[in-house]
């Protein structure tokens, strides 16, 4: 990098180094020399995996197996501006009519995790 599945209106920043772009892409709107982005250190968060534990229920002849859904831990990842910052494609509703604005639903894309090849 490819495929499958799951998740996202919650949560969590200080210091040092560096020095001009950054927020995937496009448009918007933001962040940024009062130093962003990135890297490092320390700190933190708890979505997934993992561990401990409770447990509706469930399989079996038994005693045990499995287990929705929780709680705790912080080991493997991840994350710590803004809802994935918002929209992009389709559908519905309201308003408007200059094709737009607002609201809702679904998809797509990207991100993260788990698994597959």
């Nucleotide at each position: 990098g490819u495929c499958u599945c799951a998740u996202g209106c919650a949560g969590a920043g200080u210091g040092g180094c560096u020095g001009a772009g950054g927020g995937a892409c496009u448009g918007g709107c933001c962040c940024g020399c009062u130093g962003a982005c990135g890297c490092c250190a320390c700190g933190g968060c708890a979505a997934c995996c993992g561990g401990u534990u409770g447990a509706a229920g469930u399989g079996c002849a038994a005693g045990u197996u499995c287990a929705a859904c929780g709680a705790c831990c912080a080991g493997g990842u991840g994350c710590c501006a803004a809802a994935u910052c918002c929209a992009g494609c389709c559908c519905c509703g309201a308003c408007g009519a200059g094709u737009g604005u607002c609201g809702g639903g679904g998809a797509a894309a990207a991100a993260u995790g788990a698994g597959a090849g």
A computed fold for a 117-nucleotide RNA from a Limisphaerales bacterium, annotated as SAM riboswitch aptamer (S box leader). Its Rfam family is "SAM riboswitch aptamer (S box leader)". Its family is annotated with regulation of gene expression in the Gene Ontology. Of the family's consensus pairs, 97% are formed in the model. The prediction has a mean pLDDT of 81.